[in-house]
RNA sequence: AACAAUAUGGCGCCUAAUCUCCCAAGAAGAGAGUGGAGGACCCGAACCGAUGAGGGGGCGAAUCCGGCAACGGAGGGGUUGCUUCCUACCCCAGCCCGACAGCUAACUCCGCAGGCGCGGCAGGAAGAUUCC
Numbered sequence: 001a002a003c004a005a006u007a008u009g010g011c012g013c014c015u016a017a018u019c020u021c022c023c024a025a026g027a028a029g030a031g032a033g034u035g036g037a038g039g040a041c042c043c044g045a046a047c048c049g050a051u052g053a054g055g056g057g058g059c060g061a062a063u064c065c066g067g068c069a070a071c072g073g074a075g076g077g078g079u080u081g082c083u084u085c086c087u088a089c090c091c092c093a094g095c096c097c098g099a100c101a102g103c104u105a106a107c108u109c110c111g112c113a114g115g116c117g118c119g120g121c122a123g124g125a126a127g128a129u130u131c132c
Stems, first nucleotide, its partner, number of pairs: 010118005018032004033112006043102001055100001056097004063074004075092005082127006
């Protein structure tokens, strides 16, 4: 000097997954914000399955089609440290309910986790904002 690891702090990314109060600190609790579910009239739908070698449904971008497969097509999502567009690259998982749920006002219930990166390890264009 470089690389790797650990701890603390900071700044960012995916995501709803953040902030505040309270507390000696933490937990629990409460609030704001944000996300999800259930739930009328009307409208829609037209009653599946049969105790499961199995219907139906939900969260999520994570799905559909062709094909024995290999693979291909369509569609969806993410990345530039202000935003949008183009290009480039990458991803399309996982989990839950348990016979049961269309939409849905009032109302009711629940979540706020987890995983990564860091001297910009994305280029171009346009615009916005701020400073000199």